[in-house]
RNA sequence: GCCUUGGUAGCUCAGCCUGGUUAGAGCGACUGACUGUUAAUCAGUAGGUCAUCGGUUCAAAUCCGAUCCAGGGCG
Numbered sequence: 001g002c003c004u005u006g007g008u009a010g011c012u013c014a015g016c017c018u019g020g021u022u023a024g025a026g027c028g029a030c031u032g033a034c035u036g037u038u039a040a041u042c043a044g045u046a047g048g049u050c051a052u053c054g055g056u057u058c059a060a061a062u063c064c065g066a067u068c069c070a071g072g073g074c075g
Stems, first nucleotide, its partner, number of pairs: 001074007010027004020058001029045005051067005
């Protein structure tokens, strides 16, 4: 340099192909219930520039382009 896979909550990931209800799950955090206490269990709460910028569209995490970062392959 070229090809390819990925970047979504603190962590691990789904959703993207096929655009359309308020962006979700598990773990973690916090609050409450439970109780001798902790743990476990149960209920709830908070937490997001969907890597960045631009484009298409009535509407973009999702489609298109460029860029950045990371993994793999080739030279």